[in-house]
Model confidence (mean pLDDT): 82 of 100. Predicted 3D model of a 73-nucleotide RNA (transfer RNA) from a Puniceicoccales bacterium. NCBI's taxonomy places the organism under Bacteria, Pseudomonadati, Verrucomicrobiota, Opitutia, Puniceicoccales. Rfam family: tRNA. The family's RNA type in Rfam is transfer RNA.
RNA sequence: GGGGUCGUAGCUCAGUUGGAAGAGCACCACAAUGGCAUUGUGGGGGUCGUCGGUUCGAUCCCGAUCGGCCCCA
Numbered sequence: 001g002g003g004g005u006c007g008u009a010g011c012u013c014a015g016u017u018g019g020a021a022g023a024g025c026a027c028c029a030c031a032a033u034g035g036c037a038u039u040g041u042g043g044g045g046g047u048c049g050u051c052g053g054u055u056c057g058a059u060c061c062c063g064a065u066c067g068g069c070c071c072c073a
């Protein structure tokens, strides 16, 4: 220098032939216990890496770019 793949909640991940984002763990509150642990119920948390384009509408399609990993030179 060229190519591939991944990037979504604090962590691990799911979700796309475009209709607008979820799970588990973690965190907070409440209940049960004398307390801890634990269980149950409820709750908070995301500009879907970034910028731009297409579209009525983009996590999803297109381009560029940043970062991780891999391959080629």
Base pairs, nucleotide, nucleotide: 001072002071003070004069005068006067007066010025011024012023013022019056027043028042029041030040031039032038049065050064051063052062053061